The RNA shown here (transfer RNA) has 71 nucleotides and comes from a Methanobacteriota archaeon. The coordinates come from a structure-prediction model, not an experiment, and the mean pLDDT is 82. Lineage of the source: Archaea > Methanobacteriati > Methanobacteriota. It matches the Rfam family "tRNA". It is annotated as a transfer RNA.
RNA sequence: GCGCCGGUAGUCUAGUGGCAGGACAGGAGCUUCCCAAGCUCCUAAUGCGGGUCCGAUUCCCGCCCGGCGCA
Numbered sequence: 001g002c003g004c005c006g007g008u009a010g011u012c013u014a015g016u017g018g019c020a021g022g023a024c025a026g027g028a029g030c031u032u033c034c035c036a037a038g039c040u041c042c043u044a045a046u047g048c049g050g051g052u053c054c055g056a057u058u059c060c061c062g063c064c065c066g067g068c069g070c071a
Base pairs, nucleotide, nucleotide: 001070002069003068004067005066006065007064010024011023012022013021018054026042027041028040029039030038047063048062049061050060051059
């Protein structure tokens, strides 16, 4: 330098052109003599910039970051 894959809460991960889901962690409550465990609720996310579209996390282009391969 070229090609391929990926980037979503603090962490891990799913997803689809129309409200972004789960788990762990965090906070509150219930329960308990206490702790742990369990249950309920709450907080929190689509890498950046453009384009297409009524509408983009999703499709297209560029860039950035990470991984793999080739040279």